Transfer RNA from a Patescibacteria group bacterium, 74 nucleotides, folded computationally. NCBI's taxonomy places the organism under Bacteria, Bacteria candidate phyla. It matches the Rfam family "tRNA". Gene Ontology term of the family: triplet codon-amino acid adaptor activity. The family's RNA type in Rfam is transfer RNA. The sequence was found in a public genome assembly.
RNA sequence: GGGCGGAUAGCUCAGUUGGUUAGAGCGUACGGUUCACAUCCGUAAGGUCACAGGUUCGAUUCCUGUUUCGCCCA
Numbered sequence: 001g002g003g004c005g006g007a008u009a010g011c012u013c014a015g016u017u018g019g020u021u022a023g024a025g026c027g028u029a030c031g032g033u034u035c036a037c038a039u040c041c042g043u044a045a046g047g048u049c050a051c052a053g054g055u056u057c058g059a060u061u062c063c064u065g066u067u068u069c070g071c072c073c074a
Stems, first nucleotide, its partner, number of pairs: 001073007010026004019057001028044005050066005
């Protein structure tokens, strides 16, 4: 230098042939249970869907560029 793949909650990850509330597990807070702790059950908070632009009535999803991480080739 070229090619491919990833970036979504504090962490690990789903989700899209574009459609109106973006989810799970773990973690955190609170409550229940217990004499108490753990376990278990319930509730809640927490997201500029990496960043910018474009297409569209509408974009996490499609297109372009940038950043960053990983792999391959030279």